[in-house]
């Protein structure tokens, strides 16, 4: 220095050919259960969608640049 993937709750990760509430699993909190623990059951917290501009009535999603991860040429 080219090319590709990829950055979404605390971790791991889906999702929307742009639109009305942004989600699971695990964890975490409290609840029931139990003599108590653990499992299994309820219930809730928790998010500037990496960032900053652009299009657009509207952008997590589409485009430009820039960060950081990964891989693969040189």
């Nucleotide at each position: 220095c080219c090319c590709g993937g990829g950055g979404u709750a605390g971790c791991u990760c889906a999702g929307u050919c742009g639109g009305u509430u942004a989600g699971a699993g695990c964890g975490u909190a409290g609840g029931a259960c139990u003599c108590a623990u653990a499992a299994a059951c309820c219930u809730a917290a928790g998010g500037u969608c990496g960032g900053c501009a652009g299009u657009u009535c509207g952008a997590u999603u589409c485009u430009g640049c820039c960060c950081c991860c990964c891989g693969g040429g040189a």